[in-house]
Formats: sequence, structure tokens, C1' cells
RNA sequence: GGGCUCAUAGUCCAAUGGUACGACGCUGCCUUCGCAAGGCAGAGACUCGGGGUUCGAAUCCCCGUGAGUCCA
Repeated sequence: GGGCUCAUAGUCCAAUGGUACGACGCUGCCUUCGCAAGGCAGAGACUCGGGGUUCGAAUCCCCGUGAGUCCA
């Protein structure tokens, strides 16, 4: 220098054009003498930044940034 993959809650991850899923963690309640475990409920990301296409974009296109990987 070139090719490919990736970037979504504190962490890990799903969503292949229609208001972002789940787990762990967190908060409250139940249970216990208390703790843990368990059960129930809840808060938390508008999706790396910018632009475009579309009635509608996490998703498609372009530019950039960062990470991984391969080639030189």
C1' cells in the first nucleotide's frame, strides 16, 4: 500500500428494510434469623462519526475513524 471481516446497554450478543432480542451484571419486592441461591417486577443502547438512497435504515450505498485478519 491492497483485499476481507467487524463496530449495537457496564460486559457478551441477536436483529438481512418496518418503533433493537436475550444472557450476565444493576435496582426493588418475595423467600431466609442473616447471606447466597431461587422466583417476580423494573431501569438501562434510538445502533462508532458524517453524508446519501427510501414512505421508512442497526440493516443498502459513499467518505472517515478504530479493531481484527490475509497478501505485498
Molecule: transfer RNA
Organism: Candidatus Micrarchaeia archaeon